[in-house]
Context: one part of a larger RNA
Molecule: large-subunit ribosomal RNA, half A
Organism: Lacibacter cauensis
């Protein structure tokens, strides 16, 4: 370590369960609210943190009514109590009380706070408290309104996505959204209708008409109405004429007009006013009264026993009750145990229903002169827009604009308009039911769900958590029958962790991490294997060894040996190195609705079929009767009149076209369609409301900042200088989008860093750094919109259009997913058309069903005969067009010669035709096949066609063959025809979709074959014969021209016993060094020759080496020697060479040579899922004897078709099974082709099943699916600044981190110290250590308990106003709302008053002490013109520079006081340590500043909106002042320091210190300057807040009020204070190397806040 098997541990899955969900019904309710909702927020308990309930009268109070033995909620505990026969808890009704916020409503705001006015009260003046009261709009007043609140209604407005396969009219759709508004309903409604020659009589709602009339880029689509059936049922008022009456007015003074009240009147066969004539029936509202109806309740039959068990309701066995066998609980399943049910009885307001009384209101005939009968209306024009109706021929209705009638002999209507007819009677209102909806209650139902389900919530869910916000929005049930929740002992290093006894209990592997207890995963023990081994790990066969059994036989393992590249999608193909899946469980996709449409199949009825809305009766969603309104169907044709078994075009009786010689309809079910999300998931976006400027861009408004250093503009001076400027030197000045460089600010280069320390930083380098600077705070600008020195950049880690929620389940010809078995059939990747090409329509291909034939024939198919068209493949060209190769002829041309010119002549120059010769062609044929096609006839053999219902295909690949293209390239394209693959397994080519062999229903250790093989791997011949090949050629991949004495075979030639070839021995001479050339050339550099000639057996004026040239060596040739073959030239078979690729080679390997290669030829064998043989299933057909026989078949993707398993559920039987153990889990045996059944053993402890039938949330392995759960990566990276630790000692169980202590080290314009914002308790003590802290922990910003935050003076409210908000008036707008003057809010600003010291564990400018100061009141004294919301002054203000003051802080130096100096010696006139200090407040008013300053005082004034003495002008006349550091006091701080010391605690070191003593040391120097003076001055151009407070002046007004001065005494509310705060508390998901606004910020070095070292204080960064 694999495998198995037993055992545990994770985990929460299965089963079983339900307190909660879903959808309905049937009654009620349909509203709550200024008398303060809804919805909070804070309080309320003995103990109280949550939920409930309630409100300071605070789990309650009060009466009345029920009810009764125990209560004090959820809630089990303690402690205190009530109550026990009627005044406990409790339960109803009806009161009271009911804190702040919220419409909020005295004002005001940042919801639950804050501040006021006027009345009273406490009381007493201030101040404080408590009760009441005070918002706005209508409205004459009574009174009302506002706000909330689930659908359903009415109205204003009104989108886009989408459909159209694009899109613009159109669609979606007047949907969604947004506003307003109203009701329990709403809205409509009493005929200026509807219709059609007949008639109905207001609305409204259902069925039908009808998917019909219609409308429509006549496209997608949209789409009526009247008749008819039903529900319901209800009708009425007023203006007007006419009149009375009262005012007003007019004028002719008795009429006429208006107004206001009454009267009368209310309509179409007209009605009324008027005249005349008669009078009150019917009907009916409000109101009262009787009776019923509901609370909370009473009453209420009837059962024991056996056995079984922990425990009976189960069994047995006998009874009983019922107007009650709904239901639910008791220790398992209860009619009769217990609540209860059916009946019954009692019973208040209200409230509804009947009835009765009542009697507002409200009725007749008859006449027709006049009069009235709804005016900017009705109509009409333009231009919208509703209607089925898109502008059309367009009726009716609405109306923005312009216009503009009649008046009952009118007028409108009836789909343009006219005429007739009919029907009605506008331009005023009301009006119940029928009808739509459930936020609630209350009773009850179910073929919904049971904890990933039903609601988003079964549990303290709209919580936790996230977001700045609008807004997302979880996850989480089950102990037992009862806690009887484990006393009491050990183990544990310590523990109230955990463990093991013991103990309870039926059961503890039911122990609160608790019912059952799966898988994934992690342990352990036993049995077999496993250390030479290459493995989609499985299968086939198999040795040994276990175990179990008498044994047969099973059962575990598995040495060894064959065979074999997962699974899904997607594709012409995928082991692919394409796509998805880490693993396990659970969830997870073709569903539903419609009077739709179409087909089948089973069923009713039948020339008929069927009802639908609604009635009605019931056992009340059910049913079952009625209900005939309509539909479909019996007849058609035609455009239509119209005819009619026809009919229609037609002159036609022709001719053709659609019809006729019957079968439909209703309902269930099933397949498909079509509207709806329509099989699930998935977009980018479009639109519509809202929410965001706490981030960032700009802007507005107030506020803060910027170490030091340089450089030295104007300008002024002063000297030169000039006529006078000019200019020039020197000084002074101190200007700059000026220089250098910190703090701040930005981000240049580079590293590192990239699961970071960090979702953008660090380090180091770097730019800006008085500026167009930079930053606090509070505001504005918002989505096709803002902002933008502009980069499409920024608008909350989002930007070429933000985020939310919705419309909406948008679309998605795109991808990817899609779930149990078994049979039967079986594709396609093509035509033709597309805004198509990866879509889709119609056609081919498949599949079910009938139909035609029922085996004879015929259409289909083959094979043979026979007949036929036809122009390919060949072929052929003197047969045509075209092209052509050499020769001949030879027109024509050129050229050449000739020539004045003509005429010739000549040409191996082009070249027509024409001859010979040779030879092309898709778009040449004088020719012409096979094969295919048509046709008939045999024979075969069983397809083929039609008609419906369902498809899927429309990406194709390779291969042989006939072609186009292209390079006779391509694993390339594109056709034709074939096969395969596709969707095909098996054999064979090592492996290899297609290539060879061959088409798999199953099972067999049978048998013969293909293909293609037989030496080993490996099954079968080392086979037989003749050959060939030496290259390991070759044996399983391909190769050239060319080379080549490889080798065999053949044909021809040539030499050769008169001696060939070959090697050996010899010889190869002479003329001559031929000749010329040349320095030389002698056979051999080079030219030339008759390269001659001579001796010879044979030898070239020489075949090569070779010399400067020659010599030399050789060769041709020639003799001997040897003895028999030997050279050439062509053809062919095998072989060589030519022959380079990239990790290691190789035929598949070892290997093989007379073979295990190669050719031939022969026998043998092996070899598939082929055929056969045994056995079995299907499936079609035929045969009858009806369960059998024979015969074919039975690979298969998309796809059609059959016929099953399983799951959960309901209904009936089963008088079914279970505590003697149900379902679920887990082993094991065994049935069935399989989906799956069954038995049986252990767990488990309360339910489950069989059989028919029905209904579905009805079967998972993939969807980067969704949710839990476990792994693997792995003890692996890491454990967040490399400022750093050591030691001693202590506690503890344990110390590296905690304490103390002594070293060390780091920071010191901090890493120190103090405020704001923000956090909210993190502060302080005590106790703890599970978790939290990146380790450990005794420690902790952790838990858990208890304590802290004190203020007339600090800061903010009771004052102020800026930006900028709200807004009474006002304007503008469909609506909502938008601006906005007064005013009111709004700090970042302005605006009265406090200091030292002490002192807590934690607080202090808050508390003590001491010494101070503000405002207000009274109240006394003195004195007086007060008085404002007016009117002046003040307040009141910029950048920059620059002088001084300055005993301050600080520092150093000197001195003094106190204390202490260590092992040895010495110094004691020395060293070292602390300490030497003071405050606001009073007073003064010095340096000093200021001089155009400050100030007193006269007098005049068209000025300040009225006044005025005040301010302002003007003009005069006086004084020196004004402000102000310092000083002085405060002050003897009896403080700090020193000293002695009690009780007490001590580790015996000490620690503490009551009390008590000493008063005691500078009121020096020096450096530096801040503050402050000061709102100083100076200079500059960009000219630099506002109101209050505060002075003053007067009006109304007032004169004992009121104002100022002193003095006393009194008064002084609210909030906020605690602790972090460059950080471990804030913002950044973190105890985060970032980010944060202002103040202090010593010493050395130095300009310096730079550096570098150090004080105080803080740290050493939690491995």
């Nucleotide at each position: 370590g694999g495998c198995g098997c037993a055992u545990g541990g994770u985990g929460g899955a299965u089963g079983c369960c339900u307190u909660g969900g879903g959808u309905c019904u049937g009654a009620g309710a349909g509203g709550c609210g200024a008398a303060g909702a809804a919805g909070g927020a804070c309080g309320u308990g003995g103990u109280a943190a949550g939920c409930u309930g309630c409100g300071a009268u605070a789990a309650g109070c009060u009466u009345c009514g029920g009810g009764g033995a125990g209560c004090u909620g959820c809630a089990c505990a303690c402690a205190a109590g009530c109550a026990u026969u009627a005044u406990a808890u409790c339960c109803g009704a009806a009161g009271a009380u009911u804190u702040c916020c919220g419409a909020a409503u005295g004002g005001g705001a940042c919801a639950a706070c804050c501040c006021a006015g006027c009345a009273c009260a406490c009381u007493g003046a201030a101040g404080g408290u408590g009760u009441g009261u005070u918002a706005u709009c209508c409205g004459a007043a009574a009174g009302g309104a506002a706000g909330c609140c689930a659908a359903c209604c009415u109205c204003c407005u009104g989108a886009a996505c989408u459909g159209a396969a694009a899109c613009a009219u159109c669609u979606a759709a007047g949907u969604a959204g947004g506003g307003a508004g109203a009701g329990g309903a709403a809205a409509a409604g009493a005929a200026a209708a509807u219709a059609a020659c007949a008639a109905u009589g207001a609305u409204u709602c259902c069925c039908u008409g009808a998917g019909u009339a219609g409308u429509g880029g006549c496209g997608a689509g949209c789409g009526a109405a009247a008749c008819g059936g039903g529900a319901a049922g209800a009708g009425c008022c007023c203006a007007a004429a006419c009149u009375u009456a009262a005012g007003c007015g007019g004028c002719g003074u008795g009429c006429c007009g208006c107004u206001u009240a009454g009267g009368g009147g209310u309509u179409g066969u007209a009605g009324g006013a008027c005249u005349g004539c008669a009078u009150u029936u019917a009907g009916a509202a409000a109101a009262u009264c009787u009776c019923a109806u509901c609370a909370a309740a009473u009453u209420g039959a009837a059962c024991c026993u056996u056995c079984u068990g922990g425990a009976a309701a189960g069994u047995u066995g006998g009874g009983c009750c019922a107007u009650a066998g709904c239901a639910g609980g008791u220790g398992a399943u209860a009619g009769c145990c217990c609540u209860g049910u059916a009946g019954a009885u009692a019973g208040a307001a209200a409230u509804u229903g009947a009835g009765a009384u009542g009697g507002a209101c409200g009725a007749g005939c008859a006449g027709u002169a006049u009069c009235c009968u709804g005016a900017g209306u009705a109509a009409g024009g333009c231009g919208g827009g509703a209607c089925c109706g898109g502008a059309g021929g367009a009726a009716u209705c609405c109306u923005g604009c312009c216009u503009g009638a009649a008046u009952c002999u009118g007028c409108c209507g009836g789909c343009a308009c006219c005429a007739u007819c009919c029907g009605g009677u506008a331009a005023g209102g009301c009006u119940a039911a029928a009808u739509a909806c459930u936020c609630c209650u209350c009773a009850g139902a179910c073929a919904c769900c049971g904890a990933u389900a039903g609601u988003g919530a079964a549990c303290c869910a709209g919580u936790a958590c996230c977001g700045u916000a609008a807004g997302g929005g979880a996850a989480a049930g089950g102990u037992g029958a009862a806690a009887a929740g484990u006393a009491c002992c050990c183990c544990g290093a310590a523990a109230c962790a955990g463990g093991g006894g013991a103990g309870u209990g039926a059961a503890a592997u039911a122990g609160u991490a608790c019912c059952u207890g799966a898988a994934a995963c992690c342990g352990u023990g036993c049995g077999c294997c496993u250390a030479c081994a290459a493995g989609c790990g499985g299968u086939c066969g198999g040795a040994g060894u276990c175990c179990a059994g008498c044994a047969a036989u099973g059962g575990a393992u598995g040495a060894c040996g064959g065979c074999g590249u997962g699974c899904c999608u997607u594709u012409u193909g995928c082991a692919u190195a394409a796509u998805g899946a880490u693993c396990c469980u659970a969830c997870g996709a073709g569903u539903u609705a419609c009077u739709c449409c179409u087909c089948a199949c089973u069923g009713g009825c039948g020339a008929g079929g069927u009802u639908a809305a609604g009635u009605u009766c019931u056992u009340c969603a059910g049913u079952a009767a009625c209900g005939g309104a309509g539909c479909c169907g019996a007849a058609g044709c035609g455009a239509a009149a119209g005819c009619g078994a026809g009919u229609c075009c037609g002159a036609a009786c022709a001719g053709g076209g659609c019809g006729c010689u019957u079968a439909g309809u209703c309902a269930g079910u099933g397949g498909g369609g079509g509207u709806a999300g329509a099989c699930g998931c998935g977009a980018a976006a479009c639109u519509u409301u809202g929410u965001g400027a706490u981030c960032u861009a700009u802007c507005c408004a107030u506020g803060g900042g910027c170490a030091g250093g340089u450089u030295g503009a104007a300008g002024u001076u002063c000297u030169g200088g000039u006529a006078a400027c000019a200019c020039a030197g020197a000084a002074u000045g101190g200007a700059g989008g000026a220089c250098c460089g910190a703090a701040c600010u930005c981000a240049u280069u580079a590293a590192c860093g990239u699961u970071g320390a960090a979702a953008a930083g660090u380090u180091a380098u770097g730019g800006g750094a008085u500026g167009a600077c930079c930053u606090g705070u509070g505001g504005a600008u918002a989505g096709g919109g803002g902002u933008g020195a502009a980069a499409g950049g920024c608008c909350a880690a989002u930007c070429a259009a933000a985020c939310u929620g919705a419309g909406a389940g948008a679309u998605a010809g795109c991808u990817c997913g899609u779930u149990c078995u078994c049979c039967c059939c079986g594709a396609a990747a093509u035509g033709u058309u597309u805004u198509u090409a990866g879509g889709a329509a119609c056609a081919g291909c498949c599949u079910c069903g009938g139909a035609u034939u029922u085996a004879a024939g015929a259409a289909g198919u083959g094979u043979a005969u026979a007949a036929g068209a036809g122009g390919u493949a060949g072929a052929g060209c003197u047969a045509c067009u075209g092209a052509u190769u050499g020769g001949g002829c030879u027109a024509g041309g050129g050229g050449g010669c000739u020539u004045c010119a003509c005429c010739g002549c000549c040409u191996a120059c082009c070249a027509a035709a024409c001859c010979c010769u040779g030879a092309c062609a898709a778009a040449c044929u004088c020719c012409g096949a096979a094969u295919g096609c048509u046709u008939a006839u045999a024979c075969a053999u069983a397809u083929c066609u039609c008609c419906g219902g369902g498809a899927g295909u429309g990406a194709g690949g390779c291969u042989g063959c006939g072609g186009g293209c292209g390079c006779u390239a391509a694993g390339g394209u594109c056709c034709g025809u074939g096969g395969c693959c596709g969707a095909g397994a098996g054999g064979g080519a090592a492996a290899u979709a297609a290539c060879c062999c061959a088409g798999a229903u199953u099972a067999g250790c049978a048998a013969c074959u293909a293909a293609g093989g037989u030496c080993c791997c490996u099954a079968a011949u080392a086979c037989g014969u003749a050959g060939u090949u030496a290259a390991g050629u070759u044996g399983a991949a391909c190769a050239a021209a060319c080379g080549a004495g490889g080798u065999g075979a053949g044909a021809c030639u040539u030499c050769u016993a008169u001696a060939a070839c070959a090697g050996c021995c010899a010889g190869g001479a002479u003329g001559u060094u031929u000749g010329c050339u040349u320095g030389g050339a002698a056979g051999c550099a080079g030219c030339a020759a008759u390269u001659c000639a001579u001796u010879u057996a044979a030898a070239g004026a020489g075949u090569g080496c070779g010399u400067a040239a020659c010599a030399g060596c050789u060769c041709a040739c020639u003799g001997g020697u040897c003895g028999a073959g030997a050279g050439g030239u062509c053809u062919u078979g095998c072989a060589c060479g030519g022959a380079a690729a990239a990790u290691g080679a190789u035929c598949g390997g070892g290997c093989a040579u007379c073979a295990a290669a190669c050719u031939a030829c022969g026998a043998a064998c092996c070899g598939a899922a082929g055929u056969u043989c045994u056995a079995a299933a299907a499936u079609u057909g035929u045969a009858c004897u009806u369960g059998u026989a024979c015969a074919a078949u039975u690979g298969g993707u998309a796809g059609g078709g059959g016929a099953g398993c399983a799951u959960u559920g309901a209904a009936a039987u089963c008088u079914g099974c279970u505590g003697c153990g149900a379902a679920g889990g887990u082993g094991u045996c065994u049935g069935g082709u399989g989906a799956u059944g069954g038995a049986u053993g252990c767990u488990g402890g309360a339910g489950c099943g069989a059989u028919u039938u029905c209904a579905a949330a009805a079967g998972a392995a993939a969807a980067u699916g969704u949710a839990g759960g476990a792994a693997u990566g792995a003890g692996u990276a890491g454990c967040g600044a490399u400022a750093a630790a050591a030691g001693u000692a202590g506690u503890g169980a344990a110390a590296a981190a905690c304490u103390a202590c002594u070293u060390c080290g780091c920071c010191g314009u901090a890493a120190g110290u103090c405020c704001a914002a923000g956090g909210u308790u993190u502060c302080c003590u005590g106790a703890u250590c599970a978790a939290u802290g990146u380790u450990a922990a005794u420690c902790a910003g952790a838990u858990c308990a208890g304590g802290g935050u004190u203020a007339g003076u600090c800061g903010g409210g009771u004052c102020c106003u800026u930006a900028g908000g709200g807004a009474a008036a006002g304007c503008c707008g469909a609506a909502a709302g938008g601006c906005g003057c007064a005013c009111c809010u709004g700090a970042u600003g302005g605006c009265a008053a406090g200091u030292u010291g002490g002192u807590u564990a934690a607080u202090a400018u808050u508390c003590c002490a001491a010494c101070a100061c503000u405002u207000g009141u009274u109240u006394a004294u003195g004195u007086u013109u007060c008085g404002a919301u007016g009117g002046g002054g003040u307040g009141a203000c910029g950048g920059g520079g620059u002088a001084g003051u300055g005993a301050a802080a600080g520092a150093u130096c000197c001195g003094c006081c106190u204390g202490g100096u260590u092992a040895c010696g010495g110094a004691a006139u020395a060293c070292c340590a602390g300490g030497u200090u003071a405050a606001a407040g009073c007073g003064u008013g010095u340096a000093g500043a200021u001089a155009u300053a400050u100030u007193u005082u006269u007098u005049g004034c068209a000025g300040g909106u009225a006044a005025a003495u005040c301010c302002g002008c003007a003009a005069g006349a006086g004084a020196u002042g004004u402000c102000g550091a310092a000083c002085g006091u405060g002050a003897u701080a009896g403080u700090a320091c020193c000293g002695c010391a009690a009780a007490g605690c001590u580790u015996c070191g000490g620690c503490a210190g009551c009390g008590u003593g000493g008063a005691u040391a500078g009121u020096g120097a020096u450096c530096c300057u801040a503050a402050u003076c000061a709102g100083a001055c100076c200079u500059c151009c960009g000219a630099g807040a506002a109101a209050a407070a505060c002075c003053u002046c007067u009006a109304a007004g007032g004169c004992u009020a009121g104002g100022c001065a002193u003095a006393a005494a009194c008064a002084a509310c609210c909030c906020g204070u605690a602790c972090c705060g460059u950080a471990a508390a804030c913002c950044g998901a973190c105890a985060c190397a970032g980010g944060u606004g202002g103040a202090c910020g010593g010493g050395a070095u130095g300009a310096a806040u730079a550096u570098u070292c150090u004080c105080a204080g803080g740290c050493g960064c939690u491995c």